RNA sequence: UCGUGCUAGAUGGGGAACUAGCGGUGCCCUGUACCCGCAAACCGCUCUAGCGGGAUCGAAUUCCCUCUCGCGGGAUGAUCCCAGAAGCCGACUCGAGGCCAAGUGGUGUUGAGGGUUGGGUCCCACGCGGCAAAGAUCUGCGAACUCCGUCAGGUCCGGGAGGAAGCAGCGGUAAGCAGAGCCCUUUGGGCGACGUGGGGGCGCCUGGCCUGAGCAGGCUGGUCGCGAUACGCUUCUGCAGACAUCACAACAGAGGGUGCACGA
Numbered sequence: 001u002c003g004u005g006c007u008a009g010a011u012g013g014g015g016a017a018c019u020a021g022c023g024g025u026g027c028c029c030u031g032u033a034c035c036c037g038c039a040a041a042c043c044g045c046u047c048u049a050g051c052g053g054g055a056u057c058g059a060a061u062u063c064c065c066u067c068u069c070g071c072g073g074g075a076u077g078a079u080c081c082c083a084g085a086a087g088c089c090g091a092c093u094c095g096a097g098g099c100c101a102a103g104u105g106g107u108g109u110u111g112a113g114g115g116u117u118g119g120g121u122c123c124c125a126c127g128c129g130g131c132a133a134a135g136a137u138c139u140g141c142g143a144a145c146u147c148c149g150u151c152a153g154g155u156c157c158g159g160g161a162g163g164a165a166g167c168a169g170c171g172g173u174a175a176g177c178a179g180a181g182c183c184c185u186u187u188g189g190g191c192g193a194c195g196u197g198g199g200g201g202c203g204c205c206u207g208g209c210c211u212g213a214g215c216a217g218g219c220u221g222g223u224c225g226c227g228a229u230a231c232g233c234u235u236c237u238g239c240a241g242a243c244a245u246c247a248c249a250a251c252a253g254a255g256g257g258u259g260c261a262c263g264a
Stems, first nucleotide, its partner, number of pairs: 001264006009057003012030004020046005034054005063257006072248001074246004079242002082238007093228003097224004102220003106215002113211009122199006128192002131188005137180005147172004155164003
C1' cells in the first nucleotide's frame, strides 16, 4: 500500500409543550435517512437517561469533535407601528355674548331724545242701543152638554090672561190654537268706533306745554373674556407585525481526529 473478516458506532435531526430530569408516541420545522410491539390527563428510563426483539452497513463522501453558514420555532424589550381607556392642553375652527370707535345704511328742525301733563286701549258698576227669548197687546178661529145673552120648535104650571125651565140655531167669550208687528214689560250675553262714574296704569297709541340734536339697530372693524371640539401630550392596557438582543438549531461547507485481526 492492497485484500478479507470483525468491533466501536450508524441506520435522521431539531423546536415548543409535557416532565424532578431524559427520551418516545402526538403537534410543528427541516429533510429522505430499517422492521415489529408499548405509549398523553400516557409509555419506558435515571445524568450511563426510551424499553424489548430482529435486520443492514461498518474505520470512512457514511463515525466523533471544532469552526463557518443559518431553514425554523421560542424568549425578552423602558423601542417603533396599530387600537382602546383615563387625564391634561386646547385652537386664526365652531357657537353665543359684553364693550369701543370708525365706516356704511335707516330715521330726525315737517322736531330725535328727555321732562311734564291729559286722554284712549285695560277692569268694574250703571245707563243707552242692539240681538235673542218669553210675556203683554191687537186680529181671527174657538164650548153638543160642564160659560153668558137671546131663545124658534117643543115641554111644564094655570080655567084663562100669562109665567117657568130650556135643546137646536145665532151672537159674544174662557181654556187653547194661529197670525201680526211698532209701541209696552221681563230675562240673558263670547253684542257695541255710545254715555256717566269709579279703579288701574308695565307696555302701546295719541294731544298740549318746555328744552333743543340726536336716536335706534343691521353689517363691517377692533377688543375682552365664556363654552365646546379637532389636532397634540402624559400614563396605562393589548392581538398581530417591524426592529434589536438572547439561547437552541436542521441542512450545507471547511478542517481535524479515530480501532482490532489475518494475509499478500